[in-house]
RNA sequence: CUUGAACACGGCAAACCCGUCGAAAGGCGGGGACGCAAAGCCACCGGUCUACAGGGCUCGGCCUAUGACAGCGGGGUUGCCACAU
Numbered sequence: 001c002u003u004g005a006a007c008a009c010g011g012c013a014a015a016c017c018c019g020u021c022g023a024a025a026g027g028c029g030g031g032g033a034c035g036c037a038a039a040g041c042c043a044c045c046g047g048u049c050u051a052c053a054g055g056g057c058u059c060g061g062c063c064u065a066u067g068a069c070a071g072c073g074g075g076g077u078u079g080c081c082a083c084a085u
Base pairs, nucleotide, nucleotide: 003082004081011036012035016031017030018029019028020027021026034071040077041076042075044074045073046072047069048068049067054064055063056062057061
């Protein structure tokens, strides 16, 4: 450097439940494991979700990210192990 998730040290933790923050999406902590070889980190590109406040409109409502998702894909960056190169 390539490949892999079998092994060893081990790691992370979906749904759901409890607590907590948030308008919401969702975050964090505990329990819990569907899965994961970067399911470590970064919103740069595409995508998705949310719309309290702000902005806009054709105004019983609708649109909008500056909010959120790294466990949607791509990209960037760092790194563990060894049936493998």
This is a predicted structure of an 85-nucleotide RNA (c-di-GMP-I-GGC riboswitch aptamer) from a Lysobacteraceae bacterium. It matches the Rfam family "c-di-GMP-I-GGC riboswitch aptamer". Rfam links the family to the GO term cyclic-di-GMP binding. The sequence was found by an Rfam model in a public genome assembly. The organism belongs to Lysobacteraceae, within Bacteria.